[in-house]
RNA sequence: GAUCGUGUGGCCUAGUGGUUAGGGCAUGUCCUUUACAGUUUCGCGCCAUAUCGGAUGGGAUCGCAGGUUCGACCCCUGCCACGAUCA
Repeated sequence: GAUCGUGUGGCCUAGUGGUUAGGGCAUGUCCUUUACAGUUUCGCGCCAUAUCGGAUGGGAUCGCAGGUUCGACCCCUGCCACGAUCA
């Protein structure tokens, strides 16, 4: 330099022209289980932290720009990043 592939929340991933861009992990809030501290003469109660389970929420202008279309994450063009192959 050429060809091909990939680019979607913090991370991973689904979505191949029309519904509110879906799911998992992580994360916020609340409830809850258990443990160990603190408080208390003891018990009950309260309670920092960690933890089991559950409920609920936030977070994406779909790599960038332009085009096609009534309508684009999806099709076309250019560019950027990463990877593979060839030279």
This is a predicted structure of an 87-nucleotide RNA (transfer RNA) from Sporothrix epigloea. Model confidence (mean pLDDT): 80 of 100. Rfam family: tRNA. By type it is a transfer RNA. The organism belongs to Sporothrix, within Eukaryota.